[in-house]
RNA sequence: AGAGUUUGAUCAUGGCUCAGGAUGAACGUUGGCGGCGUGCCUAACACAUGCAAGUCGAACGGGAAGCCGAUAUUCGUAUUGGUGGAGAGUGGCGCACGGGUGCGUAACACGUAGCUCACCUGCCCUGAAGACGGGGAUAACGUUGGGAAACCAACGCUAAUACCGGAUAAGCUCACGGUUCGUAGGAAGCUGUGAGAAAAGCGUUAGCGCUUCAGGAGGGGGCUGCGGCCCAUCAGCUAGUUGGUAGGGUAAAAGCUUACCAAGGCGACGACGGGUAGGGGGCCUGAGAGGGUGGCCCCCCACACUGGGACUGAGACACGGCCCAGACUCCUACGGGAGGCAGCAGUGAGGGAUAUUGCGCAAUGGGCGAAAGCCUGACGCAGCGACGCCGCGUGGGUGAAGAAGGGUUUCGGCUCGUAAAGCCCUUUUCUGUGUGACGAUAAUGACGGUAGCACAGGAAAAAGUGUCGGCUAACUACGUGCCAGCAGCCGCGGUAAAACGUAGGACGCAAGCGUUAUCCGGAAUUACUGGGCGUAAAGCGCGUGCAGGCGGGGGUUUAAGUGAGGCAUGAAAGCUCCCAGGCUAAACCGGGAGAGGCUGUCUGAUACUGGAUCACUGGAGUACGUUAGAGGGGUGUAGAAUUCCGCGUGUAGUGGUGAAAUGCGUAGAUAUGUGGAGGAACACCGGUGGCGAAGGCGACACUCUGGGACACACCUGACGCUGAGGCGCGAAAGCAUGGGUAGCGAACGGGAUUAGAAACCCCGGUAGUCCAUGCCGUAAACGAUGUACACUAGAUGUACGUGCCCCGGAAGGGGUGUGUGUGUCUAAGCAAACGCGAUAAGUGUACCGCCUGGGGAGUACGGUCGCAAGGCUAAAACUCAAAGGAAUUGACGGGGGCCCGCACAAGCAGCGGAGCGUGUGGUUUAAUUCGAGGAUACGCGAAGAACCUUACCUGGGUUAGACAUAGCGGUGGUAGAGAAGCGAAAGCAGAGUGACCUACGGGAGCCACGACAGGUGCUGCAUGGCUGUCGUCAGCUCGUGCCGUGAGGUGUUCGGUUAAGUCCGCAAACGAGCGCAACCCUCGGGUCUAGUUAUAAGUGUCUAGACCGACUGCCCUCGACAAGGGGGAGGAAGGUGGGGAUGACGUCAAGUCAGCAUGGCCUUUAUGUCCAGGGCUACACACACGCUACAAUGGGCAGUACAAAGGGUCGCGAAGCCGCGAGGUGGAGCCAAUCUCAGAAAGCUGUUCGUAGUUCGGAUUGUAGGCUGCAACUCGCCUGCAUGAAGUCGGAGUUGCUAGUAACCGCAGGUCAGCAACACUGCGGUGAAUACGUUCCCGGGCCUUGUACACACCGCCCGUCACGUCAUGGAAGCUGGUCACGCCUGAAGUCGGGGAGCUAACCGCAAGGAGGCAACCGCCGAAGGCGGGGCUGGUGACUGGGACGAAGUCGUAACAAGGUAGCCGUA
Repeated sequence: AGAGUUUGAUCAUGGCUCAGGAUGAACGUUGGCGGCGUGCCUAACACAUGCAAGUCGAACGGGAAGCCGAUAUUCGUAUUGGUGGAGAGUGGCGCACGGGUGCGUAACACGUAGCUCACCUGCCCUGAAGACGGGGAUAACGUUGGGAAACCAACGCUAAUACCGGAUAAGCUCACGGUUCGUAGGAAGCUGUGAGAAAAGCGUUAGCGCUUCAGGAGGGGGCUGCGGCCCAUCAGCUAGUUGGUAGGGUAAAAGCUUACCAAGGCGACGACGGGUAGGGGGCCUGAGAGGGUGGCCCCCCACACUGGGACUGAGACACGGCCCAGACUCCUACGGGAGGCAGCAGUGAGGGAUAUUGCGCAAUGGGCGAAAGCCUGACGCAGCGACGCCGCGUGGGUGAAGAAGGGUUUCGGCUCGUAAAGCCCUUUUCUGUGUGACGAUAAUGACGGUAGCACAGGAAAAAGUGUCGGCUAACUACGUGCCAGCAGCCGCGGUAAAACGUAGGACGCAAGCGUUAUCCGGAAUUACUGGGCGUAAAGCGCGUGCAGGCGGGGGUUUAAGUGAGGCAUGAAAGCUCCCAGGCUAAACCGGGAGAGGCUGUCUGAUACUGGAUCACUGGAGUACGUUAGAGGGGUGUAGAAUUCCGCGUGUAGUGGUGAAAUGCGUAGAUAUGUGGAGGAACACCGGUGGCGAAGGCGACACUCUGGGACACACCUGACGCUGAGGCGCGAAAGCAUGGGUAGCGAACGGGAUUAGAAACCCCGGUAGUCCAUGCCGUAAACGAUGUACACUAGAUGUACGUGCCCCGGAAGGGGUGUGUGUGUCUAAGCAAACGCGAUAAGUGUACCGCCUGGGGAGUACGGUCGCAAGGCUAAAACUCAAAGGAAUUGACGGGGGCCCGCACAAGCAGCGGAGCGUGUGGUUUAAUUCGAGGAUACGCGAAGAACCUUACCUGGGUUAGACAUAGCGGUGGUAGAGAAGCGAAAGCAGAGUGACCUACGGGAGCCACGACAGGUGCUGCAUGGCUGUCGUCAGCUCGUGCCGUGAGGUGUUCGGUUAAGUCCGCAAACGAGCGCAACCCUCGGGUCUAGUUAUAAGUGUCUAGACCGACUGCCCUCGACAAGGGGGAGGAAGGUGGGGAUGACGUCAAGUCAGCAUGGCCUUUAUGUCCAGGGCUACACACACGCUACAAUGGGCAGUACAAAGGGUCGCGAAGCCGCGAGGUGGAGCCAAUCUCAGAAAGCUGUUCGUAGUUCGGAUUGUAGGCUGCAACUCGCCUGCAUGAAGUCGGAGUUGCUAGUAACCGCAGGUCAGCAACACUGCGGUGAAUACGUUCCCGGGCCUUGUACACACCGCCCGUCACGUCAUGGAAGCUGGUCACGCCUGAAGUCGGGGAGCUAACCGCAAGGAGGCAACCGCCGAAGGCGGGGCUGGUGACUGGGACGAAGUCGUAACAAGGUAGCCGUA
């Protein structure tokens, strides 16, 4: 520090995700040791048990047990003196600390800085002054009584440092004066007079206490400035409320409280309300700024079962105190009582989850005490947990036969791997034994016989976990087969998975390692540092303007901001740095320094900003002059056109469309003439012309009225800019009321179109469109560009002003400046690019608005506005990994341009109908083997299925095999041949017979075993090779350069030309490669050479070779002086002469595992192999390719003519003879220019047939034969005779062909025993027609354009409906929580009243009084009850839309002109 992910690729935008660090963690798995830390984050849920606050006998009365003595004794004991001091009580101090928790609290609670002249302070310290003299009670205790208990009552006794009068008063308090200081009120000091209030004793005789006053230290109360959460879908809140006066109250200011008076107080700088939350030091992260957090430790606050209350006290409204109410738990004799772990342990519960009912007061600290001491779950330790941090170990060295074994393999090897073993060492930890601390300055040690140390033992007892497709370090094998599974994101898995599982290996970390959760980071992805808004998300539709923000140049002043220095504070801990600091080191601990605040205060500075003030004119405004304009409102007027009405002329149509029809018209339309009515809109001018803030504004005249421009520089003197809210304006549609209505025209009706047509087209037509008044307030309200100002090269139009010059008498014209408005092009610059570019999207300033991934959604709920429609404001759950922008290359378009092709057109012959042949589908079958499937499968693989072929079926055999290689063992009458027998054959069987080579070891052969053979079994989507197709189309690329951020472009585009990216020209390109062409073969002319088997012969023909020949070379013309085109000459041939071979980069996962080869998988007494028979030849049908025909341009018969190219020795086979014929016989000749197949046929000549299902046509069938072959039944071909079917030229549609072509005619060959060949491949013979042309169909090439396509239009994609899942809105209701409010009842308790009942201290001789207490009453008051509300949840029949889901249904809306351009608002 970045990386992955949107695309075919690119750039930018933008979200998602990852790598880092952290944690009071949890879970999975594993686990050796130690040190230091740390451990209920959930139920402030409920708690058994024990402990956590007591202490003082030197405050006081009394005093148990025990012990010592004495007396009595029945020897049990009793009495008594002393000692002793338990337990309880009175009293004092403490219990308000320490410890826990985070409920509540958004607050002066906390932090920070101040104030307190508005206050308090026990114990402690310092100082001053005192403590004299009296009194009355009471608990304990005793007696009696009540109660289950808790506990209580009555009577009686007693003490004090308990309580109460009196005295004294340095000082204190109060009242009234004086005086000094001083002010905002006022306060303080000094002082006078008067009044008032104190005390306690104890003691071991050291002291400790007591009272009053003053001061201190430390602690606390109160007040204030500033700071720190979310929601405005919380905008108004407030009656003790704000202030005053008086009373009360407190330690103390104060509405703190009460009465009265006034009507204030708070709030967009966010009141009030709601939600959440203890705050801080700090901690985590981050470069920082920030963001997150508040566990442990420290400070503050709050709380102590819930709520309320006071008492005591220096201090509490009190965690282990009291009273009351409530809920809960426990005891009970049912009458009543008791309790509060958010102290330490512990239990239950909750939860993913968090420890011992331990030891000790030895240390530190605390309470009490004079002290000894007692108490202390504070604390010190130990225990449990890898929960965290830190440290150590699980061994070190040597060791190659690279062992065994595992894994893999191309079988060679490679790897685990010096790893192991082996050998030599060591002993941290560990175990055993011994010794043994610091912590404690005298004694006292829970920890602890611990840490440490010494000795001994023995490599001994000690490694896991995650990952290995990319990000991201690390790869192979097997298994699995879109299954099982993985996954943080992208994504893996459908038979060769580095992504699943396992194994081997590797990489990372290590007593841990991973996962999950959460936070920060990366994220400049909320942007202060540090982002944006034309098209990616984002400028309010426009103006006006309050608040706010910002503001021209100069002088003086101030010093608020600002910056500087000093001082104060910023607790400790923490952080950073330092210290040879202390534990062996580290973690940890200690010492020192530093950092840390928008803080306070003082001093000084004055540039800038602000405040005050003075003047200024440049900003702004005003006056005067000139001026353009569809700027706005009102009133009136005019003409053209449509429609309607009257009348006339006139007759059959008109209208409308792609074509039609509905409609109108013989009751007279349309057309035409004339007259009239009414409404709406204003042609030409008219112009990227003008005006307006925007919406918008268009005939003419009058009238009212707003704004602008120029010129001038008169006046004011910063009066300015922007503008949250507010207010106003605001197209169309729409709404309300009343008018109006010619045309147009939602809805609606009809006609067409269509599969349908709720549309597009046509005929009608209501709202509406128009006017008045009032609403609505939205638009793709757009320049998708907020307003204002300034600055920054130019060029060229246009509108309106204005200066100067020239021409002119003038009108006017020309030139050159200048200002404002409105366009175009461009520089710099900007920008992702497109583009913008003085009218900025450039450079700056000021202010406002807005954005933060897509969908859900501009939706729901709430609020508000509206008559309504609806507008404004505006979420969440859930879901996706993208959505989107610009540009690039392609592909595509029912986009455009140019151009080709038997593509169409023009022709000729066909196919599609018939019969037959062949192939295919389908069906059938035991099997009908398999493959090929639009074009590019279908007379294709098959250039030849009766057996064989053959892969299929049935049945019968066989198992090292029908075939190959090597190994090991065996075999001598062995191998081989093989009679009889069984059998369909294969095979089984086996009498008798019987070998070969040799160097004598053996080999060959045979038998057995196990390596293996074999497979037309699967995968053409694992492959090689070969092939088809686009397409013989003219294309496809590269190097360098240049352009672009880049994909990429340029070149290859453009102007011509060509069959051609063929060539020429131009050109940021210049060249080159694969293609094109040419080179090759063949045919056509010629020359030469050679000549067998050709010829009777020959220099010829012919055969076979070599060469020549054609190049737009020549002439004319067109063209650009080019390339090239047109015409002509010559020539056998002319512009590529005809034909062939030759197929660019690539496309179709095209075809072929069954030609062959080949990876992997499967099979191995079978999916191999052998054999017999069957099948591949089936047959209701359908398609494809052919053959033969339908006849007279023909058929039959007779005669007769002319080829080329091929084949032949297991062959072709002549002549002759036989047969009607197929054929037979025969065997000459021929390994072929010699012989042979071999008669070419159409043609020509003659004759017959006469339009007929025929003398056409030949299917089918019968029969007799021939040939091949082991064998023609399934299932061959041929011949003779007989038979003689369909068919009379073929619907929609469709094929081939542009010249020696089509068509017609025959010949040959391969395969092959034969043949189902009518096929295929060749050969020659005869030999046409037509092409105007490129609009259309198909295919293709180039350029351009649009695109939401890129699997590329057979693309993409929208909505309803149906099904499933999920979250959510509404909803009659049902049911919780919470918050106040009204009324009723009203505990405890303070306060007030009261005091008739009770009453020790004081007064009084007494009676009595003073004073006190209780009952009782009142105000307030927790809780409860009743009631209506606010806010917020849960649930809810039904219902609304939404998201997602596999290949469901219906259509085709959008993307191309998407087939009606699309989109926005509205109905």
Molecule: small-subunit ribosomal RNA
Organism: uncultured prokaryote